[in-house]
């Protein structure tokens, strides 16, 4: 150097154009003599920048990073 795949919340993964979700972990609350554990609630996320589109996680372009093939 060519080709293909991935990037979502603190981690780990759903979501094929129409209000981004769910566990785990955090926070408070409740129960307890206390702590676990259990139950209830609340914060938190779409990799960057542009296009299409009434509407983009999702379609398409560049870029950046990780992974895999060629050479």
């Nucleotide at each position: 150097g060519c080709c293909g795949a991935g990037u979502u919340a603190g981690u780990u993964a759903a979501a094929u154009g129409g209000u981004a979700u769910a566990a785990c972990a955090g926070u408070g609350c409740a129960c307890u003599c206390g702590u676990a554990a259990u139950g209830c609630a609340c914060a938190a996320u779409u990799a960057g920048c542009a296009g299409u589109u009434c509407g983009a996680u999702u379609c398409u372009g560049c870029u950046a990073c990780u992974c895999g093939g060629c050479a």